Record summary: Two RNAs folded together computationally: RNase P RNA and transfer RNA, 472 nucleotides in total.
RNA sequence: GGAGAAAGCCAGGCGAUCGCCGCCUGCCGUAGCCGCGUGCGAAAGCAGGGGGAGGAAAGUCCGGGCUCCACAGGGCAGGAUGGUCCUUAACGGGGACCGGGGGCGACCCCAGGGAAAGUGCCACAGAGAGAAGACCGCCCGUCGCGGCCUGGCUGCGACGUGGUAAGGGUGAAAGGGUGAGGCAAGAGCUCACCAGUGCCGGCGGUGACGUCGGCAGCUCGGUAAACCCCAUCCGGAGCAAGGCCAAAUAGGGGAGUGUUUGAGGACGGCCCGUUCGAGACUCCCGGGUCAGGCCGCUUGAGACCACCGGCAACGAUGGUUCUAGAGGAAUGAUCGUCACCCCGUUGCGGGUAACCGCUGCGGGGCACAGAACCCGGCUUACGGUUUUCUCCGACC
RNA sequence: GCCACCUUAGCUCAGCCGGUAGAGCAACUGAUUCGUAAUCAGUAGGUCGGCGGUUCGAUUCCGCCAGGUGGCUCCA
Numbered sequence: 001g002g003a004g005a006a007a008g009c010c011a012g013g014c015g016a017u018c019g020c021c022g023c024c025u026g027c028c029g030u031a032g033c034c035g036c037g038u039g040c041g042a043a044a045g046c047a048g049g050g051g052g053a054g055g056a057a058a059g060u061c062c063g064g065g066c067u068c069c070a071c072a073g074g075g076c077a078g079g080a081u082g083g084u085c086c087u088u089a090a091c092g093g094g095g096a097c098c099g100g101g102g103g104c105g106a107c108c109c110c111a112g113g114g115a116a117a118g119u120g121c122c123a124c125a126g127a128g129a130g131a132a133g134a135c136c137g138c139c140c141g142u143c144g145c146g147g148c149c150u151g152g153c154u155g156c157g158a159c160g161u162g163g164u165a166a167g168g169g170u171g172a173a174a175g176g177g178u179g180a181g182g183c184a185a186g187a188g189c190u191c192a193c194c195a196g197u198g199c200c201g202g203c204g205g206u207g208a209c210g211u212c213g214g215c216a217g218c219u220c221g222g223u224a225a226a227c228c229c230c231a232u233c234c235g236g237a238g239c240a241a242g243g244c245c246a247a248a249u250a251g252g253g254g255a256g257u258g259u260u261u262g263a264g265g266a267c268g269g270c271c272c273g274u275u276c277g278a279g280a281c282u283c284c285c286g287g288g289u290c291a292g293g294c295c296g297c298u299u300g301a302g303a304c305c306a307c308c309g310g311c312a313a314c315g316a317u318g319g320u321u322c323u324a325g326a327g328g329a330a331u332g333a334u335c336g337u338c339a340c341c342c343c344g345u346u347g348c349g350g351g352u353a354a355c356c357g358c359u360g361c362g363g364g365g366c367a368c369a370g371a372a373c374c375c376g377g378c379u380u381a382c383g384g385u386u387u388u389c390u391c392c393g394a395c396c
Numbered sequence: 397g398c399c400a401c402c403u404u405a406g407c408u409c410a411g412c413c414g415g416u417a418g419a420g421c422a423a424c425u426g427a428u429u430c431g432u433a434a435u436c437a438g439u440a441g442g443u444c445g446g447c448g449g450u451u452c453g454a455u456u457c458c459g460c461c462a463g464g465u466g467g468c469u470c471c472a
Base pairs, nucleotide, nucleotide: 001392002391003390004389005388006387007386008385009384010383012338013337014336015335016334017333018332020052021051023049024048025047026046027045032040033039034037054368058379059378061377062376063375064374065373066238067237068236069235073272074271075270076269078234079233080232081231082230083097084096085095086094087093098112099110100109101108102107113229114228118227119226120223121222122221135168136167137164138163139162140160141159142158143157144156145155146154147153148152176194177193178192179191180190181189195219196218197216198215199214200213201212202211203210204209242295243294244293245292252285253284254283255282256281264276265275266274287471288470302321303320304319305318306317308315309314340365341364342363343362344361345360347358348357349356350355397468398467399466400465401464402463403462406421407420408419409418415452423439424438425437426436427435445461446460447459448458449457
């Protein structure tokens, strides 16, 4: 100097003028109210004070808090997750580790249980794709034609209900691998070593697992983001949840079931149980306000700091702090200046040059993007900056 | 806010039980006709919305992203 890897932080600053939203305090004392007084007092207005978007507010992919459904009880179906341990309110999240894979490396990725419970699928090619094989080849036998030679050796071709799977070919994948012996030729056929699998032990670790030793010739594939089996978890709906008030109409009309033998309802589907129930429901037609006002609505598993435990995530203790609550939707507009980035340029310095640094001037730019009950994550969009580490090259 | 579905040739749509992609219309060429239309025969036209992953192999299975369509919500 270049190329990378991991972690953190910021998200323009300052000033002026005008304009917004909400809260607190005070003034004002109208509408209105009352116990009629030095009474209470909305809205509007005035004065002062404090506060006012994000790391993703986004997508709505997960988990909850909260609210409602009489109890959320049991089961089936359905859905989700999948190494171990820890953490968390919980998660499909986070941390550390194990196993596998990628990278020269720093590091990164994994949807990581089971194929011997069962059922599927593996096209084309190839002899054969899982109770799966003989195309080429190698060996043996028979016959024919030769060659060499003291009946034996050898070449070619054909045939065989013959033997074989070491070599070659096909394929993504082909009956563990290397070597030796053995054989008519071959084959775990035998042996040595290696890998896998199963069993028995030692050591280390909370554990997944690792490592060492021994025995066994056992080595008939892959695929479960195929159906499935195993283990664990899951009641439903969602702030347009839900609660209060006000207003208006037509508590209108019709149909169905059924009254203790109990229909129907109890909000994902089905079954059981439980419970409500005589007027309890269900369906259809029609109507009403304009669908209005208030609450829910922001103090929360909160944030920050210190210290302790812990490899870490995280947790305990103590202290400090209050940081939007709109309701067609508020934080904006203008000006100046500073910072940052790009281009051009005056001057100075370094340098052969390209170019670099300092200073000044001019022009342009300044990312992704806006709460709507709240919180913990995931994913996606995006400008700048800091620290540590790895590799490559050059120079000293 | 909650939920369901779709994206394939110029257009409208099949294919989604994983083996290398089709139909109709339109376009072009030829035949036929005096000529056109119709008809017949043929031809070309495809990053299967985009990016990753599983698998030997993905339009198809899974995840994320982009775009489009539709449904639900007051009172009694």

About this RNA:
The prediction has a mean pLDDT of 77.